RNA sequence: UGAGGCGUAGCGCAGUUUGGUAGCGCGCUUGGUUAGGGACCAAGAGGUCGUGGGUUCAAGUCCCGUCGCCUCAA
Repeated sequence: UGAGGCGUAGCGCAGUUUGGUAGCGCGCUUGGUUAGGGACCAAGAGGUCGUGGGUUCAAGUCCCGUCGCCUCAA
């Protein structure tokens, strides 16, 4: 310098194919249960989808730029 992949909740990921209410597991909070804790049960909080723009009635998803990480090539 070039090519490809990844970036979504505290952590690990799905959702991109086919644009249409942002989800799952673990964790966290509250309550129940227990002598207490764990386990179990019920409820709940937590997201500007890396970032800036564009297209569209509508963008995590499509288009352009840009940042970070990984791999390959030189």
Transfer RNA from a Clostridia bacterium, 74 nucleotides, folded computationally.
It was read from a public genome assembly.
It matches the Rfam family "tRNA". By type it is a transfer RNA.
The prediction has a mean pLDDT of 81.